[in-house]
RNA sequence: AGAGUUUGAUCCUGGCUCAGGACGAACGCUGGCGGCGUGCCUAACACAUGCAAGUCGAACGGGACUUAGGGGAACAAGCUUCGGCAAGGGAACUUAAGUUUAGUGGCGGACGGGUGAGUAACGCGUGAGCAACCUGCCUUUCAGAGGGGGACAACAGUUGGAAACGACUGCUAAUACCGCAUAAUGUGUUUUGAGGGCAUCCUCGGAACACCAAAGAUUUUAUCGCUGAAAGAUGGGCUCGCGUCUGAUUAGUUAGUUGGUGGGGUAACGGCCUACCAAGACAGCGAUCAGUAGCCGGACUGAGAGGUUGAACGGCCACAUUGGGCACUGAGAUACGGCCCAGACUCCUACGGGAGGCAGCAGUGGGGAAUAUUGGGCAAUGGGGGCAACCCUGACCCAGCAACGCCGCGUGAAGGAAGAAGGCUUUCGGGUUGUAAACUUCUUUGACGAGGGACGAAACAAAUGACGGUACCUCGAAAACAAGCCACGGCUAACUACGUGCCAGCAGCCGCGGUAAUACGUAGGUGGCAAGCGUUGUCCGGAUUUACUGGGUGUAAAGGGCGCGUAGGCGGGAUGGCAAGUCAGAUGUGAAAUGCCGGGGCUUAACCCCGGAGCUGCAUUUGAAACUGUUAUUCUUGAGUAUCGGAGAGGCAGGCGGAAUUCCUAGUGUAGCGGUGAAAUGCGUAGAUAUUAGGAAGAACACCGGUGGCGAAGGCGGCUUACUGGACUGAGACUGACGCUGAGGCUCCAAAGCGUGGGGAGCAAACCCCAAAGGUACCCUGGUGAGUCCACUCCGCACCUGAUGCACCGUAAGUGGUCUGGAGUGAAUAGUCUUCGGUGCCCCAGCAGACGCAUUAAGCGUUCCACCUGGGGAGUACGUUGGCGGAGAAUGGAACUCAAAGGAACUGACGGGGACCCGCACAAACGGUCGAGCACGUGGGUUAAUUCGGCGCAACGCGAAGAACCUUACCCGUCUUUGCGAUCCCAAUGAAACCCGGAGUGACGUCUGUGCCCUCUUCGGAGCAUUGGUGACAGGUGGUGCAUGGUUGUCGUCAGCUCGUCUCGUGAGAUGUUGGGUUACGUCCCGCAACGAGCGCAACCCCUAUUUCCAGUAGCCAGCGGUUUGGCCGGGCACUCUGGAGAGACUGCCAGGGAUAACCUGGAGGAAGGUGGGGAGGACGUCAAAUCAUCAUCCCCCUCAUGAUGUGGGCUGCACACGUGCUACAACGGCGUAAACAAAGAGAAGCGAAGUCGUGAGGCAGAGCAAAUCUCAAAAAUACCGUCUCAGUUCGGAUUGUAGUCUGCAACUCGACUACAUGAAGCUGGAAUCGCUAGUAAUCGCGAAUCAGAAAGUCGCGGGGAAUACGUUCCCCGGUCUUCUCCACCCCCCCCGUCA
Repeated sequence: AGAGUUUGAUCCUGGCUCAGGACGAACGCUGGCGGCGUGCCUAACACAUGCAAGUCGAACGGGACUUAGGGGAACAAGCUUCGGCAAGGGAACUUAAGUUUAGUGGCGGACGGGUGAGUAACGCGUGAGCAACCUGCCUUUCAGAGGGGGACAACAGUUGGAAACGACUGCUAAUACCGCAUAAUGUGUUUUGAGGGCAUCCUCGGAACACCAAAGAUUUUAUCGCUGAAAGAUGGGCUCGCGUCUGAUUAGUUAGUUGGUGGGGUAACGGCCUACCAAGACAGCGAUCAGUAGCCGGACUGAGAGGUUGAACGGCCACAUUGGGCACUGAGAUACGGCCCAGACUCCUACGGGAGGCAGCAGUGGGGAAUAUUGGGCAAUGGGGGCAACCCUGACCCAGCAACGCCGCGUGAAGGAAGAAGGCUUUCGGGUUGUAAACUUCUUUGACGAGGGACGAAACAAAUGACGGUACCUCGAAAACAAGCCACGGCUAACUACGUGCCAGCAGCCGCGGUAAUACGUAGGUGGCAAGCGUUGUCCGGAUUUACUGGGUGUAAAGGGCGCGUAGGCGGGAUGGCAAGUCAGAUGUGAAAUGCCGGGGCUUAACCCCGGAGCUGCAUUUGAAACUGUUAUUCUUGAGUAUCGGAGAGGCAGGCGGAAUUCCUAGUGUAGCGGUGAAAUGCGUAGAUAUUAGGAAGAACACCGGUGGCGAAGGCGGCUUACUGGACUGAGACUGACGCUGAGGCUCCAAAGCGUGGGGAGCAAACCCCAAAGGUACCCUGGUGAGUCCACUCCGCACCUGAUGCACCGUAAGUGGUCUGGAGUGAAUAGUCUUCGGUGCCCCAGCAGACGCAUUAAGCGUUCCACCUGGGGAGUACGUUGGCGGAGAAUGGAACUCAAAGGAACUGACGGGGACCCGCACAAACGGUCGAGCACGUGGGUUAAUUCGGCGCAACGCGAAGAACCUUACCCGUCUUUGCGAUCCCAAUGAAACCCGGAGUGACGUCUGUGCCCUCUUCGGAGCAUUGGUGACAGGUGGUGCAUGGUUGUCGUCAGCUCGUCUCGUGAGAUGUUGGGUUACGUCCCGCAACGAGCGCAACCCCUAUUUCCAGUAGCCAGCGGUUUGGCCGGGCACUCUGGAGAGACUGCCAGGGAUAACCUGGAGGAAGGUGGGGAGGACGUCAAAUCAUCAUCCCCCUCAUGAUGUGGGCUGCACACGUGCUACAACGGCGUAAACAAAGAGAAGCGAAGUCGUGAGGCAGAGCAAAUCUCAAAAAUACCGUCUCAGUUCGGAUUGUAGUCUGCAACUCGACUACAUGAAGCUGGAAUCGCUAGUAAUCGCGAAUCAGAAAGUCGCGGGGAAUACGUUCCCCGGUCUUCUCCACCCCCCCCGUCA
C1' cells in the first nucleotide's frame, strides 16, 4: 500500500467481497510447564445452607462462673466420764480480686462490598458561582464543667400466645433523661461608626436588653472523655454557561403552568408549598411526544480527522423483591444485611396469627452458545470499636478451577550419504520424503528423585507468615516423559496420485463437480502458525462508499415546472471609534491510573515502580487592531427613479372579415360513388358522386412565415379599437448600497379530466362494422347531446428538456449569419465603419470517463437555494395533508431478493438500413430431375443377424477402384486358452515335422499306410529347431474424433489476413488497409501521418495451340529402285509423328479517352492479344465439422473372452418414403444392307491374331507380342440406299418360361452373358427444382483401375457440335464503406406478459 468481481475487450460510475487489528467471547480438533491478569454480556429470575458489622465492663446496674479471705449449717470417722467432746465436711451468708456477659448507654451499622433496572436529566463531563448553605470523628486557639431532681430496661412476681412476641404490678444505676445557676468573640432585637461591593447587600468595631452549656471514667497520676465559641481541613448541598443518541410518517405544548405580592417551609435559594393578582412561558437554533441508553477518565481502530465502545481499574450517579410513606433516628439516610403500610411470591402454623428478601462471598435451581471453590487467613494493606490488650472484617491477602487473554520456556544440539528401509510417484531411467532417520559425540531448561531453604516483619525486647517447605540454590539419572491445527484454483504462501462422475459434496467473492477435478473425499508432499490452530459472532479499517480534512448533480443516482417574496445566509469605495469573532503573552484548572519518552525491579518479557513531557479543552487577565463584526460620518461605480425614442404572434376586453368544410332548398344530369396493397362494410334509380345558384351554422385563420419576434415558465399568429405589463437605445438630472439568493409561504402553470350553464360545422376516445387464419391492433366505412369551442370554478400533474437552478466578476479569434434601436461619415431612403442588447453556427486555451462544452461554458472564481448515495421491491404499502367522501396529487418506507444494474466509447456480427461491386446468383437460352420401368445408395420397418461409420449446403452410384466362399468386422451352433506370429525363463527331444493316397465328419480335427536320424566343437559344451510347462505378456474392427497426431471437407481460388516502426487516443483500439480512379485481384496509379514488410493475388511449374534446330526405330514415304502390291524390301529423314533444346505475346507499336497517371476502347502485325485455353497450387482462420473401422496414440474396459479358429447363414432379405443414375415414351426416329474417319490406354497365372466349330454367348487349336513392331480393336454417332407412316406401333424393353455359355472348390439363397419365346409401365411428366457462357452445353462411342467372375457407377479419351447474356430492379452467396442496436453462445440473438 491494495486486490477480486458487470464487458468479446476498454474507460468510468457504482455496489458486493477479501487481505489487517481487537474481544469479559463461544464452538470444533488438539494440549507440556511457568509468570501476570481475567472469568453470568442471558432471568434487576427464584433462592436451601454457612459466613459478610460490630465493638466498648476504663459509662451503668444486675446475673453467672472462678480464685482468695471471713463464716461456719446439715452430716459425721473417732473418743466419751454418755452429760458430751469432736478431726473431717464445707452449705447459707459475707469481703476482695478476676473472667464472662443478656440489658441500659456511647460510637459505628450513611463507610467498605454488589448491580446497571430506571434516568435524555444540571444525571454526567468541563468551567464558574453561593453576598443563599451544612459538616460527627480530626487539627489549632480561647473559655468552662456549680448544684439538684424524677424515671425506664435489666431483674422479681403474675399472666396471654402454638410461635413470633407481649401485657400488668413492683425494685434499680449511669457518660441515659430533665429543670436551676453561670456565660460570650454565640443567637435574637434595637441603635451607632468606618470601610467595601455585584442589585438584594457584605466585612470590621461600639452600646443596651433578652435567651441558651456541661459527665464523668480510670490501675491515683497522668491520660481519655464532656460543654460553649472562633478558625482550619475533610466531606457534602444548591445555582449557572457550554457539551451530551434517534425519529417531523411526533408541530404545536403548558393552569402551579410563567411571573409578582403576602405567608409557610428548608442547613440554604427557589412555585418547594399555599392564598391572591397578572397572562404569561417553551417551540422550526426542533418544544411536546415516542424509541433507545447509566455518564466519564479511558478502551479498540484509524495516517489523521473521525467511527465504535463504556467488561476489568478509577471518579460521579442511580438502585437494593415491586410500589409508596415516607417518616423516624442521626453530623450525615429519605438507610442493601433499620422501621411502617400495601402488592406479588416463598416458608412456619395449634388457622387465631407470624417469618423472609444473596444486584455482599461461596453455593443451588432456572435461563443460556457461555462464565469458577458452599477453600485458607486476618501474616500484610485498609476499615469499625476500644486507653489498651484485643475483638470484628467473604474489604483485602492468598490458594483452587478454566489455554479465556498477554508474556516467556521446552519437546533436544552438533556431526552423519550406502542419499538405507518403508511410503508416495514415475516417461520405469529415476524423483521425493531427506541429514530427515539409523549411527557417533554432547547438553539437561521443564517434568522426576534427594538435600538445603527465603524476602515479604514495619514497631517494641520478645512473640507473630495464610501463601509454604512455595520461590530459589545444590546434587542425581537418562535423549530420556512432552506437537498439533489449518490451508495448498485466483485473490493468497503452498501440487501431485487415486476415488467419485452436476452424484456425493465445497464455497468469503469470483466460482468448482456432467470419466483424465492442482477447487469434492483420501493419501503422499508442500506452505503457514504453533501449545495452540481454525470456525462463528461483533466493532473499526480498507470505504474519498455521507466526502470538515475529502465527493458529486448535461448523458452514470441527482437542478425544484416557473416566478414573487418572509426568516436566514452572503454582500461595493473612504475615514474614525469599540473590541464580539481573530491573534499573542501570563495565571488557574485539565484527579490518579492509562498512552508516549527516559530510567529502575522481578534471570528476560508480560507485569510492576520512579521521573518527565503531554492531556490539542475551559475559565480569568493583559495587550494588538490588518481582516470579519458593530457604530458614526461620507462617496457613486452596484441597484433604482424621472425623461426622449423606436421594435414586438406580450396580456385582457369588444367589434369586423374572407376562403374552406358540412348541412338545407332548387336546377342540370345518370349509374355509379367512395375506399384500399387488394377488397369489403357504407352511400346511390326513393336519383347519389359531379356541377350551378341561394341560404344556415360553428370552428380555425392559407400565402407572408424565417434555427424571425415577444414572454418568468406554460405559451402567443386574420384585421381593427380601448386598457395594460416588461425589455432595449440615447442623454447623464436625482436617491445614495436601497443589493444577491431564498427554507417555509403565496401566485401562475400545456393537454387530459371534473362541476354548472351554453354551443356543436369539422375532427374524434369509447362503441359498431369490413378485411386478414385469428386479435380487445396497425388499415377502412361509420359514429357519441363524450371531448375539442364559450363563461365561471376546480385539478396542479408532463420527455413542463438545453434532460444544464438563480445572480455576479474577468477570460482567444471568425462570421458578406440574423433581429431591434443608436452614433460617425455620406447629398442620400444606397453604401461603409463602429457600438449596446438579443438569437445562431464554427473553433482556441481550459475542462471532461468519453461523447462533447467552449464569452448564451459543462472553463477560472464567489454567494445562496434544491437534490443524490447499488439494482429490484417502489414512487408501491401504511400514516398524514390538500382535493368534489372524485380522478388522482404531495410526503414516503420496510420485509424479501440479486452481484450486479448503469454511462460513454472500441471491434465484430446482424438489419424485411443506405451506397458500391462480384459470382450460371437472377435474367436470356439449351438440356434435365420430380411422373414410368429398372439399377445403386439411404431412411423406415423386418430379422438370429440384416456389422460399422457418414446426416442441411459440405450424408444418401459416400468409405466400397467392384459382399457367391474369402473379404467380414454381424448371427447360429463347433473348437481353443501363453494363444497364428513377437521377447524372456525351465524341462525334454533331435524320428520332430512335412508330402501323397485312403477311411470318416456338416467342416476342421482324428485314424491309417508310405518316405525322411540337425550344425559347430578345444569334447567341457555351444548354437539352431521342435514339443511340453510356467508367468510376465500377446491379442481386441471393444469405448471415447468432446483427450489427440496425421489426413480430409467447407466458406473459397472469395480477396482478403497481418506485422515492425512512427503518429493519434487515458484505454479497448485507430492509422497504414480509408479516399479519387482502375482491375479478375489489397492489381496498379494519384492523394493522404504515415513509412515499410510478410502470408495470400499474379508470375515462376505441367499440358495444349504456332514455329526453328538436333535425332530418326518398332514411326513416315516426297523423289529413286525392287516388289508377292503389304512402307513389304533397298534407300531416305523432306513431310506427318515422336522426344530433347529453343523462339514467340510484353499493352511492345498506332489512334482516341483519362489527370501528361494507372488503365480503358479501337486498330495494325501475328498461329495466338490484353490472364490465349486448361491443370496443379487453397492466406489468417471458421465449423469441439468428419475419421480411434486406413494408420498412429493417452486413458478406460475384456483376458476359459469383447481374444483365436473353422462350417453354414447374413450384409442382397420389403407395405413404404427420399436421393443419384440408366433406358424410354419415338420419324431430328426404329430396323436392315453395304462404306468411312479417332484419341487415349492395357497386356505374361496376360492380351490373344489367322484358321475352324457353334444362330450366339463361346469352344478347339494357337501365330505374334514384356509392345510407336503383336493383340485387345469393331470405333459409334455420321453420310448413301431401302423399309416402317403416328399406332402402345417394326416405339419401349421390364417381367417370365425354356435351353445354354463362361468364370470359379462352389453360381440355391446370390454372378454376368447368349439364343428362342413372352412383351408390363410409359405417348414428354403438378407444385417445385438442377446443370451449363465455347470446342462449353446437349449428343456419340472408346479405354482403364478394382477384378477368378461380376458396371447403368467412377476415372480418363476423342468424334461431330449449338443457342443466349438487354442488363443488375428482384431471389441466393460473397466482398468494401457507412449507420442503428438493450446482440457478443453474435438474429437459429435478446426479451415482455399470461398459463402450467
Molecule: small-subunit ribosomal RNA
Organism: uncultured bacterium